Annotation:
The part of an RNA shown here (small-subunit ribosomal RNA, 5' domain) has 530 nucleotides and comes from an uncultured bacterium. The coordinates come from a structure-prediction model, not an experiment, and the mean pLDDT is 81.

[in-house]
Context: one part of a larger RNA
Parts: sequence; structure tokens; C1' cells
RNA sequence: GACGAACGCUGGCGGCGUGCUUAAUACAUGCAAGUCGAACGGUGAAGGUAGUGGCUUUUGCUGGUUCUAGAAGAUUGGCAAACGGGAGAGUAACACAUGAGUCCCCUGCCCCCUUCUUCUAGAUCACCUGAUGACAAUGUGUCUUACACCGUAUAUUCUGCUCCUGCUUCAUGGCUGGUGUGAGAAAGAUAUUGUUUCCGUGGGGGAUGGGCUCGCGUGCUAUCACCUUGUUGGGGGGGUGAUGGUCUACCAAGGCAGUAACCGUUACCCAGCCUGAAAGGGUAUACGGCCCCCCUGGAACUAAAACACGGCCCAAACUCCUACGGAAGGCACCAGUGGGAAAUAUUGCACAAUGAGCGCAGGCCUGACGAACCAACCCCCCUUGAUGAAUAGAGGCCUUCGAUCUGUAAACCUCUUUCUCCAAUAAAAAAGACCUGCUCCUUGUAAAUGGCUUGACGGGACCUGGAUAAAAAGCACCGGCUAACUUCACUCCAUGCCCCCCGCCAAUACAUAGGGCGCGAGCGUAGCCC
Repeated sequence: GACGAACGCUGGCGGCGUGCUUAAUACAUGCAAGUCGAACGGUGAAGGUAGUGGCUUUUGCUGGUUCUAGAAGAUUGGCAAACGGGAGAGUAACACAUGAGUCCCCUGCCCCCUUCUUCUAGAUCACCUGAUGACAAUGUGUCUUACACCGUAUAUUCUGCUCCUGCUUCAUGGCUGGUGUGAGAAAGAUAUUGUUUCCGUGGGGGAUGGGCUCGCGUGCUAUCACCUUGUUGGGGGGGUGAUGGUCUACCAAGGCAGUAACCGUUACCCAGCCUGAAAGGGUAUACGGCCCCCCUGGAACUAAAACACGGCCCAAACUCCUACGGAAGGCACCAGUGGGAAAUAUUGCACAAUGAGCGCAGGCCUGACGAACCAACCCCCCUUGAUGAAUAGAGGCCUUCGAUCUGUAAACCUCUUUCUCCAAUAAAAAAGACCUGCUCCUUGUAAAUGGCUUGACGGGACCUGGAUAAAAAGCACCGGCUAACUUCACUCCAUGCCCCCCGCCAAUACAUAGGGCGCGAGCGUAGCCC
């Protein structure tokens, strides 16, 4: 000097940040991922139009009918749920950083170009009905829809196999063209009734995101010197989107190591951050990138993508329910609780903004995010008053008894109102979306203008007016290092001290008082690092 800090004394305001470093310990409760009726079978609430019956003085109450409207719960189906959020246990490794390769690869949604969408079929959820069961849940029977599922037609370019041709790479290989042969598509919706819009299928390209491989770099230990049998290589096969001992049978006997293998131990890595003139040293909290994990261990399913925090299955431990036959659970999401610890916050507000998901859209959802709350934890700004009183009172302290210091300091007088308090006012963050539709060699759901409307924070910021010096100073130190000195008491006692050292009767070093010096809403202590 610095800190995600802690402790002691003290404490006025505001702003920007930051806040379990320990037990990856256990968790009550609420919430954190849904959405689409413009895919589908269905359900059919409120409200509205028309006409009408009954009751009622009127207002009105109530019951049918007609046309509409389209709420809630659940199911089938689609997309999302692999993002966003958290944590750092593991990992000394192509994990990360940096630079390359991929002629060993994939890529939903998005953008561009292009092709097509033929003809069918059978089930099944919901609903209804029953059985078993304490629950969770699991069966039975009868219907039924689809952009769900299945078959079929067509498909030069795509793809498997066969043969031929040229170009190209260090090489396995890649690319262009051709012959023969086999396999492979699709779905509709109608809300604006139109040359609609959206969606679907095959192929090519782009963008984005990922997989794999390699060069170099990235802790400690030799009181670890040898290690290795799928081990090192081959060719055959399996597996994968793809290369490869990745896996497998066979063959060979290799491979690594003092340029530190192997064992052990510690640790996510980086941009950064701290320090230093630099070289270096230390470090990984916040923010951003990557990796890994989501009670422990293992395995796969679905999908463009997972071996999946709020999915499934199995096993272990723990918690919980039980009618003992069996069931349920996973806060390292946001709050919150116990425990641990020197130590770390609210079971709050809102989707107004930015972004994510779904939807044509209105919109729904969002503990991401935006804002508020707690904490002097850090940094920054501001305040705690100003003039006179004065050739200076009392008190205190000291004294050589003359005086000095506290000290313009105070009381008191006058003034001001930053700040604080009160009142009133009040931007910007709001752009969009929806409706309208000027305009046109461009005809696009493109677009001027206009209409309507949206703020959690917020009784907010800023500005204006009013009132009162009013509510607002402490902490450590004073022997040297080191800025700042005297008195009294104690007398190797009580104590102090980073270090040197101080105290045994005249202590600037202990304790107290007066005075002084330093910093100041902080000041000191001790901890880690330079």
C1' cells in the first nucleotide's frame, strides 16, 4: 500500500459497489418453466343482441327461447424444458490459455436459392364404465379426432452398391462428369375470404453453436527412479455424426523415463486484481470467457443437442408416510431455518424497462433482470456554522509566585440555512404493441400521419417556498524509531513494550490529570499478500 475481511471504542446524511472465504453440512414453508384452441376430440362460465312469460308503483328481480360470446380444469399433439440460475467437490488433464488442423465430423430455431406436397389404412388418450389398493397408483370394457402413427405413388440434383473418366492432396483421401441397380418424402390450419398469411417435405448454400486432433505454455516433492499388458504397433471386425485400442479376436514385443516418467500431495483455469520504478512476486471474491458438478455411485431413454439441478431406472446412506403389503423426497435456484464459525442480509415489490420461452397476435410465463430492504463492509461527496465579544471573566493546570497556558475558545450580541425537517410541484427512462393506411417504375400485412394506451421503484431524483444554530465528534498516540511534555501517585510492585527497553523513592516509557501532536465519521488492534 491492499482486503469479499473480523474485533474494540465511537457514529450525522447521500451516492456507486460488495456481502457464508467455514459444513459440496441437514433442510420446515412458499416460489424459480412454461406456452399454443390459428394442430385435435371435447368442455361451454360471465357478458352481449333479438323477442317473450311471471312478480313489481318505478328502479328492478326471475324463468324459458333465438343468435352470439368463449372462462376454468384435464387429456392427445407441437415447441421449449440441454437456455437462463447456482456451486467449485473433483480435475495437474488437450482441463485451461494461445496458435493451427478437420481431405476424420454434426448443427433444431434463423437467412438465401430451389423442388414438391399423390392415394390410403388402422389404432388410441380424454369422456363414460368397472375391478384392486390405506395411499401412491395400476388394470377391465365400449366409443372417438388430429399437423399423432402406419402403408403407398413420385423424386435429375441427395444417398447405398457396381463400373468408367479427368483434376487434385505429403497421405488415408477429396472433387467434376457418366453407366447400371436398390432404398428413401410430405400436413394441414382458415383468424384477416384473399393472387392471403402461417406451417410442412427433399436438396444446395450461409450464419450460429458444438465434437474431435495437434504445436507450445500452465503447481510442489527425488526422504517417489524406474513404470506399463489394451500396455506400444499391425491388419480383420464391431461401435460412433466422426478419427482412434474407443471395443473385440489374432499376430508382433513393443512404449515411457534424469528434457523428471511413475507414485504421492495440493489445486478448477484464464482475461483480470493487488503490489512494485521495472523485472518480478502474490492471487482467482465481484464482472466476463471456458471447464466440471447439482444427496452418493452407476446405467441408459427421448431429442438437433443431455447420459439431463427443479426428467426416468437401479443401488447405498439419510429423512418422512403406512392399514407393514408398500409408497414419497433431494435448496451447490430466490428468500428462509438449524448447525458450524472471528464472520456475511428480506420467508418483501414488479414484469414498467432489458432479455429468454411459447403464440399470427392480444397476451401468458419469468426469485433472469429491474428496483427496494439490512450492514461505515469498501470507495467517493457533504455537514457538524460565521462576525464581534478581546489590551479577554470564572474554573482547571502549572509556577522561579512575577506570571504563563487552556484561549477568540466560551457565555452573550448579531448574521446565515449548505445540511436536516415541513409543504407544494414534478421530468426522463415509453420505444413499442394495437387501430388507422398518405405513398409507390419497388405492391411489401412495407409504410408517413393520426388515434388509443402502458412506470414496480415513487409520497422518488431535480427545482421552488417556509422554519430553526437548531439534531450532528470521536479515536489512537506524545523515551528513540516517530509529529507531539509537564505535574502528582506508585517504587523491579502494579504495569507497559513490534524492537531497543522502562519500573529498585526526583519515571517526558506504568496509572491519572492538564497540555500537545496525528487522522477524522471514523480511529486503532491484530490476520493474509506485495